[in-house]
RNA sequence: CGAGGAGGAAAAGGUGAUCGCGGCGUCGCUUGCACGGCGUCGAGGAAAGUCCGGGCUCCACAGGGCAGGGUGCUGGCGCAGGCCAGUCGGGGUGACUCGAAGGAAAGUGCCACAGAGAACAGACCGCCUGUGUUCGCACAGGUAAGGGUGAAACGGUGUGGUAAGAGCGCACCGGGGACCUGGCGACAGGGACCGCAUGGUAAACCCCAUCUGGAGCAAGGCCGAGUAGGGAUAGAUCCAACCUUCGGGGAGGAUCAGGGGCUGCCCGUCCCGUCCCGGGUAGAGCUGCGUAGAAGAAUGAUCAUCACCUGGGGGAGGCAACGAACUCAGGGACAGAACCCGGCUUACGACCUCUCUCGGCCG
Numbered sequence: 001c002g003a004g005g006a007g008g009a010a011a012a013g014g015u016g017a018u019c020g021c022g023g024c025g026u027c028g029c030u031u032g033c034a035c036g037g038c039g040u041c042g043a044g045g046a047a048a049g050u051c052c053g054g055g056c057u058c059c060a061c062a063g064g065g066c067a068g069g070g071u072g073c074u075g076g077c078g079c080a081g082g083c084c085a086g087u088c089g090g091g092g093u094g095a096c097u098c099g100a101a102g103g104a105a106a107g108u109g110c111c112a113c114a115g116a117g118a119a120c121a122g123a124c125c126g127c128c129u130g131u132g133u134u135c136g137c138a139c140a141g142g143u144a145a146g147g148g149u150g151a152a153a154c155g156g157u158g159u160g161g162u163a164a165g166a167g168c169g170c171a172c173c174g175g176g177g178a179c180c181u182g183g184c185g186a187c188a189g190g191g192a193c194c195g196c197a198u199g200g201u202a203a204a205c206c207c208c209a210u211c212u213g214g215a216g217c218a219a220g221g222c223c224g225a226g227u228a229g230g231g232a233u234a235g236a237u238c239c240a241a242c243c244u245u246c247g248g249g250g251a252g253g254a255u256c257a258g259g260g261g262c263u264g265c266c267c268g269u270c271c272c273g274u275c276c277c278g279g280g281u282a283g284a285g286c287u288g289c290g291u292a293g294a295a296g297a298a299u300g301a302u303c304a305u306c307a308c309c310u311g312g313g314g315g316a317g318g319c320a321a322c323g324a325a326c327u328c329a330g331g332g333a334c335a336g337a338a339c340c341c342g343g344c345u346u347a348c349g350a351c352c353u354c355u356c357u358c359g360g361c362c363g
Stems, first nucleotide, its partner, number of pairs: 001359005007353002013306007021042008044334001048345002051343005056216004068212005073086005087101001088099004102207002107205002109201003124147002126143007155173006174196001175194002179190004220287003223283001230277002235256005242249002258272005308331006317322001
C1' cells in the first nucleotide's frame, strides 16, 4: 500500500434561499367549514419480511388425558425458533465462517435410472480348475482381487497366502461394545480386546425429550344520519274556573285533525304523509392512540455553497516504498412509520473506531 475477517458507535450529509406538504397551537376573516399569517413538531437502521415472542383487546376455559402443531449437539441466560460460551461436522491459505447437528441395534416402509445383482446379496466382462472341442470356443464348478453400472455394490491400503481368490492370516487406517484418564456436559485422548457382529433414508411414517388455548387495532368500546323495513297512530296543541302538601291536579272552552285508491257520498279498509319507538348502516365520526401520527396515509422539490467519496493532474515532504496542499471531472445506496415493544431474517452506498489475517513493495 492492497485485499479481506470480526465487534462496536454515530448517522443516512451541513447551511442558506425559493416553492410546497401533514399534525397541533394562535391570530385575522367567517354563522361555521374553508382560506390566509405566525409559531412549533414531523421516518428507519432496517420503518421491510411478518418468522418467533411480550404488552394490550375480545372469545373460550374445573382437573386430567389423547389428537394436532412447534422446537431438537452440550452448558448457562432469556417471554422468544434468540443470545453467550463450548463440542462435532462442512468451507476457507488464514483471520474466520456456516449448521434440518436427537434416534436407523423399537417397529413399518422406501431405495428411481443404469446395472448381472440394491439388503439375511450378486457371476455381465475378467481370472482359475475340470470336461468336451470343428481349436473359434462351449458347458459345469470356484472366485467379490480387477473391469463395468450406480447416489450407494456388504470396511480401506499393503503384504503373506492360494489353482485363482477371499479378514483366510498379519500390519496400519476405519468400526464396535466395555475399561481407564480429562471435562458439569456435548465430547476428547489412551492402551488392550473383537475379524467386522445386520448399507442409505427420520426433508417417510414413527420413537424419544421438551414447549404449546383461539383470534387480532379491520382487536375492542362509543356516537350515529338518510333510505328500506318493523312497531305505534286518533287524537294533538293551546287557554282555563277551581283544588293544592305549591310538586301538581283539573270541570270546561278554542284551534287543528292532511292527500290518494276501492267510490258519487258515509262507514270501513289499503297506500302515502305527519309524529313517536327499537336495531343496523354511512361517516377522513369519537375513542383505543403515543412529545410524528392516519386517513388509502404528510414528512418533499430546485438552486447555491461547504463537507465527504472516486478518478485524473499536481507535487510539499521522505533514504525509499509512498505521498500533503492545490486543481479538474464525476458521485451519493437500500428504502417509507400506521397499536406499542423485544428478537431474528433479508436489502444496502459511504464514514469512524478497536482488533485480527493474507499478499505486495520499500528501508